[in-house]
RNA sequence: GUUUCCAUGGUGUAGUGGUCAUCACGUUUGCUUUACACGCAAAAGGUCACGAGUUCGAAACUCGUUGGAAUCA
Numbered sequence: 001g002u003u004u005c006c007a008u009g010g011u012g013u014a015g016u017g018g019u020c021a022u023c024a025c026g027u028u029u030g031c032u033u034u035a036c037a038c039g040c041a042a043a044a045g046g047u048c049a050c051g052a053g054u055u056c057g058a059a060a061c062u063c064g065u066u067g068g069a070a071u072c073a
Base pairs, nucleotide, nucleotide: 001072003070004069005068006067007066010025011024012023018056027043028042029041030040031039049065050064051063052062053061
């Protein structure tokens, strides 16, 4: 240099153009316990990598950029 794939709360994930973006783990608070753990309840935490385009409407579709991975040379 070529081709392809990936980027979504702290981590890992679901989400085939339409109502508050899903779930698990983790974090915080409360209940429980002498205390811890387990368990139960609740809460916080997301510019959906970035920029533009298409559309009434984009996390999703198109183009470009950035970062990562693989393949070929």
The RNA shown here (transfer RNA) has 73 nucleotides and comes from Mesotaenium endlicherianum. RNAcentral holds the sequence, with entries from GtRNAdb. The source organism's lineage runs through Eukaryota, Viridiplantae, Streptophyta, Zygnematales and Mesotaenium. The prediction has a mean pLDDT of 80. Its Rfam family is "tRNA". Rfam classes the family as a transfer RNA.